Formats: sequence, structure tokens, C1' cells
RNA sequence: GGAGCCGUAGCUCAGAUGGUAGAGCGCUCGCCUAGCAAGCGAGAGGUACCGAGAUCGAUACUCGGCGUCUCCC
Repeated sequence: GGAGCCGUAGCUCAGAUGGUAGAGCGCUCGCCUAGCAAGCGAGAGGUACCGAGAUCGAUACUCGGCGUCUCCC
């Protein structure tokens, strides 16, 4: 230099034909316990990597950029 994959909650990752986002772990509160852990219940936490475009509507499609990883030279 070229090609490909990936980028969503603090972490690991889902998701749908394009119709406005979820799980587990973690965190907070409550119940339970003499107390702790476990268990049960509730809650907080997201401009979906950045920008542009098409669309009534984008996390998803198109284009550009940035970054991680892999491969080729």
C1' cells in the first nucleotide's frame, strides 16, 4: 500500500422485512437472614464509532472518514 470482518449499556454480546433497542454479568434500592452470601422483586444506565445521502421513518440501506482485528504484498 491492497482486501475482508467488526464498532449497540461499565463489560461480554443479541436483535428485526427499515417502524424508534434488549439479555447476561456488574451497579443501586427493597424483601429474605441474627448477619453475610445465595435467592426473589424493582430501578438507574444508550444521541447505536463520526459525518453525509436516499426514505414518511435508519442501529439496519448507500457513500466518505476514524479505530480494532485478520489476511496479502

Record summary:
The RNA shown here (transfer RNA) has 73 nucleotides and comes from Chrysodeixis includens. Its mean pLDDT, the model's own confidence on a scale to 100, is 81. It matches the Rfam family "tRNA". By type it is a transfer RNA. The source organism's lineage runs through Eukaryota, Ecdysozoa, Arthropoda, Neoptera and Chrysodeixis.